[in-house]
Predicted 3D model of a 104-nucleotide RNA (Glycine riboswitch aptamer) from a Planctomycetota bacterium. The sequence was found by an Rfam model in a public genome assembly.

RNA sequence: UCGACCUCGGGGAGAGUCCUGGCGGGAACCGCUGGGCGCCGAAGGGGCAAGCCCGGCGAAGGCGCCGCGCGAAACUCUCAGGCAAGAAGGACUCGGGGGCUCAU
Numbered sequence: 001u002c003g004a005c006c007u008c009g010g011g012g013a014g015a016g017u018c019c020u021g022g023c024g025g026g027a028a029c030c031g032c033u034g035g036g037c038g039c040c041g042a043a044g045g046g047g048c049a050a051g052c053c054c055g056g057c058g059a060a061g062g063c064g065c066c067g068c069g070c071g072a073a074a075c076u077c078u079c080a081g082g083c084a085a086g087a088a089g090g091a092c093u094c095g096g097g098g099g100c101u102c103a104u
Base pairs, nucleotide, nucleotide: 001103005098006097007096008095009094010093011092016037018036019035020034021033022032023031024030025029038083039082040081044079045077046076047075051070052069054067055066056065057064058063
């Protein structure tokens, strides 16, 4: 002086103003919760490619085949979460402050 990490502030997408039962509020409507159909992927979570380690078989060698394990994502799954606006959340990102240890 950085990185992981912590904290404060800013930016931040996608998809139904869907139908319906119950409860709460004085109602419109809103909220919670259960059911139905349709969707989203950027909280979180799951999956694996190249490659590598090991083992077995084949081969004159180089290597080849099979099995196991390690192995990434913004890919993929859609468990979770989410689907008018608003609020909340939000991967990632910008700025301020802190920052054991390691590196320079």
Notes:
The prediction has a mean pLDDT of 79.